This is a predicted structure of a 540-nucleotide part of an RNA (small-subunit ribosomal RNA, 5' domain) from an uncultured prokaryote. The coordinates come from a structure-prediction model, not an experiment, and the mean pLDDT is 81.
Context: one part of a larger RNA
RNA sequence: GAACGAACGCUGGCGGCGCGUUUUAAACAUGCAAGUCGAACGAGAAUCCCAGUGCUUGCAUUGGGAAGAGAGUGGCGAACGGGUGAGUAACACGUGGAUAAUCUACCUUUAGGUUGGGGACAACUAUUCGAAAGGAUGGCUAAUACCGAAUAAUAUAAUUAUUACAUAAGUAGUAAUUAUCAAAGAUGGGGAUUUUCGGACCUAUCACCUAUUGAUGAGUCCGCGUCCCAUUAGCUAGUUGGUGGGGUAACGGCCUACCAAGGCUGCGAUGGGUAGCCGGCCUGAGAGGGUGUACGGCCACAUUGGGACUGAGAUACGGCCCAGACUCCUACGGGAGGCAGCAGUUAAGAAUCUUGCGCAAUGGGCGAAAGCCUGACGCAGCGACGCCGCGUGGACGAUGAAGGCCUUCGGGUUGUAAAGUCCAAUAAGCAGGGAAGAAUAAGCAAAAACUAAUAUUUUUUGUGAUGACGGUACCUGCCUAAAGCCCCGGCUAACUACGUGCCAGCAGCCGCGGUAAUACGUAUGGGGCGAGCGUUGUUC
Numbered sequence: 001g002a003a004c005g006a007a008c009g010c011u012g013g014c015g016g017c018g019c020g021u022u023u024u025a026a027a028c029a030u031g032c033a034a035g036u037c038g039a040a041c042g043a044g045a046a047u048c049c050c051a052g053u054g055c056u057u058g059c060a061u062u063g064g065g066a067a068g069a070g071a072g073u074g075g076c077g078a079a080c081g082g083g084u085g086a087g088u089a090a091c092a093c094g095u096g097g098a099u100a101a102u103c104u105a106c107c108u109u110u111a112g113g114u115u116g117g118g119g120a121c122a123a124c125u126a127u128u129c130g131a132a133a134g135g136a137u138g139g140c141u142a143a144u145a146c147c148g149a150a151u152a153a154u155a156u157a158a159u160u161a162u163u164a165c166a167u168a169a170g171u172a173g174u175a176a177u178u179a180u181c182a183a184a185g186a187u188g189g190g191g192a193u194u195u196u197c198g199g200a201c202c203u204a205u206c207a208c209c210u211a212u213u214g215a216u217g218a219g220u221c222c223g224c225g226u227c228c229c230a231u232u233a234g235c236u237a238g239u240u241g242g243u244g245g246g247g248u249a250a251c252g253g254c255c256u257a258c259c260a261a262g263g264c265u266g267c268g269a270u271g272g273g274u275a276g277c278c279g280g281c282c283u284g285a286g287a288g289g290g291u292g293u294a295c296g297g298c299c300a301c302a303u304u305g306g307g308a309c310u311g312a313g314a315u316a317c318g319g320c321c322c323a324g325a326c327u328c329c330u331a332c333g334g335g336a337g338g339c340a341g342c343a344g345u346u347a348a349g350a351a352u353c354u355u356g357c358g359c360a361a362u363g364g365g366c367g368a369a370a371g372c373c374u375g376a377c378g379c380a381g382c383g384a385c386g387c388c389g390c391g392u393g394g395a396c397g398a399u400g401a402a403g404g405c406c407u408u409c410g411g412g413u414u415g416u417a418a419a420g421u422c423c424a425a426u427a428a429g430c431a432g433g434g435a436a437g438a439a440u441a442a443g444c445a446a447a448a449a450c451u452a453a454u455a456u457u458u459u460u461u462g463u464g465a466u467g468a469c470g471g472u473a474c475c476u477g478c479c480u481a482a483a484g485c486c487c488c489g490g491c492u493a494a495c496u497a498c499g500u501g502c503c504a505g506c507a508g509c510c511g512c513g514g515u516a517a518u519a520c521g522u523a524u525g526g527g528g529c530g531a532g533c534g535u536u537g538u539u540c
Stems, first nucleotide, its partner, number of pairs: 001540004006536005013390006019383002021348001026346003030343003035076003040073002047066009083301003092226008102218002107214001110211004115149001117147002124139006155180011185206006193200002227273003234264003239261008276298004280291004303324005326337004354380001356379003362376001363374004393423004403414004429478005437469001443463007484529005489510003496523004505512002
């Protein structure tokens, strides 16, 4: 000199864009943060309509119809998104490779298929246990839930023949044979035929099954690189390798039985300490040094420790089970909980924000869609915490006013500064006008495609609803406020007077102060920066 997720002191007008518990991975009241689909399924409350009956004349009840709440089965999602950095010195990360050792829901390409049956369990209902949380038993029922059967190769497995590549094991292709494995329907529309008037059947869309292509995502392995301590020198029995077996999506001591006795290490093993890694960021002419806040990628974790289940996928934050600590409820028998999600509270600390608005946009989940959900996100609030921009007026104005300070008492200086005259009106406030962020939604109309069809559906074109911010940005008019902080001995820009008298004090270094202190304190004056200025801390 530069920088900061800063803090402290004095001061403080406005706006834009960022940033905001660096400490205790401490404990948490309350609310919200993951649902959705009735076009998979059965059942169905309130309410409304129609008809009947009863009478208390506007209520009860019966039948039919509409309606569709809250639950339940089922599907998809919940493994994303969001948080934190405790652990980790490691294939964790970075970079470059390998996978002839692998998987991949939704999406996508291609080729086929979707036949025919069965038995349950929730909900519901009856009984019943419990203070509650929550159950138990009997009975009824549906499905795109569940289970057999059929069919099936370009799948899987085995065998045989043959070709190519490789030549160590092997891999790939072709042909043949044998064995094994599948499915589910829903909605819209309809000419003929049929009908129990629901349908069958045809057709369109979506869904489903098998195999396949791609994309995306992930697993695994390897080369190289990645802090300090030798006042840590030896470490290792599943340890190193082999064979057989098991296991995995997959290679492998990953596991297991047996066999061999290996493997690592001064190019630092083992042990200890510290630490998430990187793109980056800061500094520096560079080489380097420091750092990893925010944003982006990867990893790890979710009260502590352990475990599996489900699933295409699990560190499963707002899933399950067991154990521990802690908190809460209890009828003492037993139960409930997990903010390192967004706000917020307590504690700790020098120190870090609102229990806000909205799904309008972007993105995500579900859904055919309308739409629902979304503390992701978009916005607003608080904080000079940072960067940037703007303002606190402009021109003229000498009697060089008054006052202050200094003085050689002549004057000098503050100083065009003020007063005064003329002019202007940024930002705030008030009033008036007023955007962009919104488009590809539904619906309607037209054309084309599909089709037996002028239905339906799809595509294209036209039309077409929707704004949290917010009456915000911006424009016009009216009106009018706003400067401080540090320094003046040298380094280092800027001096005099008084007070003090090695005292009180200053100080980054050198050093000032013991009676003329430009160094302490105050004042005039001056210098620097300016809504900031200084101090402290840390890095270069």